The RNA shown here (transfer RNA) has 76 nucleotides and comes from a Dehalococcoidia bacterium. The sequence is in RNAcentral, with records from ENA. Rfam family: tRNA. Rfam links the family to the GO term triplet codon-amino acid adaptor activity. The family's RNA type in Rfam is transfer RNA. NCBI's taxonomy places the organism under Bacteria, Bacillati, Chloroflexota, Dehalococcoidia.

[in-house]
RNA sequence: GCCUUCGUAGCUCAGCUGGCAGAGCGGCGCUUUCGUAAAGCGUAGGUCGUCGGUUCGAAUCCGACCGAAGGCUCCA
Repeated sequence: GCCUUCGUAGCUCAGCUGGCAGAGCGGCGCUUUCGUAAAGCGUAGGUCGUCGGUUCGAAUCCGACCGAAGGCUCCA
């Protein structure tokens, strides 16, 4: 330098046939307990990597860029 995959909640990820942004774990509160853990109930948390384009409408389609992982190539 080229190619592929990935970037969504604190973490691990789903959603990507364009139409209300989600799950599990974790956090917080309550119940239970002498107390802790476990369990049950409730609750908060996101400009979907950035910028632009298409569209009535974009996490989803297109382009550029940034970052991560893997592969290939060149030079020494």